[in-house]
RNA sequence: CUCUUAUCAAGAAAGGCUGAGGGAAAUGGCCCUUUGAAGCCUUGACAACCUGCUACCUGCGCUCCGCGCGGGGAAGUAAGGUGCCAACUCCAUCCCGAUGGAAAAAUCGGGACAGAUAAGUC
Numbered sequence: 001c002u003c004u005u006a007u008c009a010a011g012a013a014a015g016g017c018u019g020a021g022g023g024a025a026a027u028g029g030c031c032c033u034u035u036g037a038a039g040c041c042u043u044g045a046c047a048a049c050c051u052g053c054u055a056c057c058u059g060c061g062c063u064c065c066g067c068g069c070g071g072g073g074a075a076g077u078a079a080g081g082u083g084c085c086a087a088c089u090c091c092a093u094c095c096c097g098a099u100g101g102a103a104a105a106a107u108c109g110g111g112a113c114a115g116a117u118a119a120g121u122c
Stems, first nucleotide, its partner, number of pairs: 003120006013043005021032003026093004044085001046083001049081003052077003056072007089114001094111006
């Protein structure tokens, strides 16, 4: 980097270095930011995708109070691999529907596209 699947309304910040931008990209909006942006480092937290462990259910075997091997998903844990710690993925953009109204706006819902993360894959 390609593709597939799942999730995306919840959750969680302090310190050090540095010093002007940042919120993926484009446009528009809105917001954060010298009371310190982004980045890097340290520590801490959050979460539970993968692994592990515990419990549970289940199949088979065994000279069968039990043990061994395997399977499962809806539980727990947080040790390992990631991720993450302003705002719904900050909001809109394209399509459909509802409310609305003269129309447009506005609001709400669904979908698509794009993106993020995990697991797998070329």

SAM riboswitch aptamer (S box leader) from Dinghuibacter silviterrae, 122 nucleotides, folded computationally. Its Rfam family is "SAM riboswitch aptamer (S box leader)". Gene Ontology term of the family: regulation of gene expression. RNAcentral holds the sequence, with entries from Rfam. Of the family's consensus pairs, 94% are formed in the model. The source organism's lineage runs through Bacteria, Pseudomonadati, Bacteroidota, Chitinophagales and Dinghuibacter.